The RNA shown here (SAM riboswitch aptamer (S box leader)) has 107 nucleotides and comes from Viridibacillus soli. It matches the Rfam family "SAM riboswitch aptamer (S box leader)". About the family: The SAM riboswitch is found upstream of a number of genes which code for proteins involved in methionine or cysteine biosynthesis in Gram-positive bacteria. It was read from a public genome assembly, where an Rfam model found it. Taxonomically the source falls in Viridibacillus (Bacteria, Bacillati, Caryophanales, Caryophanaceae).
């Protein structure tokens, strides 16, 4: 890349470089010289895979709890909001898909 699956209304920043950008796309509406992007560095969250540890069990399997050692991932704002559809008298809400975005797995 591409399929397949969970899970996205919780949570987590300072410092150094670096100079006009970010926020996936389109349309808002934000965020940015009081320093974007991206590159190091120390910190933080979270708990998807592995380890580990306990329960349950015939079981080294499978759930569930836990931990946080490795692998990822994250650290403005619901994945910012909406985008299609369908419910409604509705530019209220409410559901559903569709895109993204991440783990894990498979080609």
């Nucleotide at each position: 890349u591409u399929c397949u699956u969970a899970u996205c209304c919780a949570g987590a920043g300072g410092g150094g470089g670096g100079a006009a950008g970010g926020g996936a796309c389109u349309g808002g509406c934000c965020c940015g010289g009081u320093g974007c992007a991206c590159c190091c560095c120390c910190g933080g969250c979270a708990a998807c895979g592995g380890a580990c540890u306990g329960a349950u069990u015939g079981a080294u399997a499978a759930u569930c709890a836990g931990c946080a050692c490795c692998g990822u991932g994250c650290u403005a704002a619901u994945u910012c909001c909406a985008a299609c559809g369908a419910a409604g008298a509705a530019c209220a809400u409410u559901c559903g898909g569709g895109a993204g975005a991440u783990g894990a797995g498979a080609a």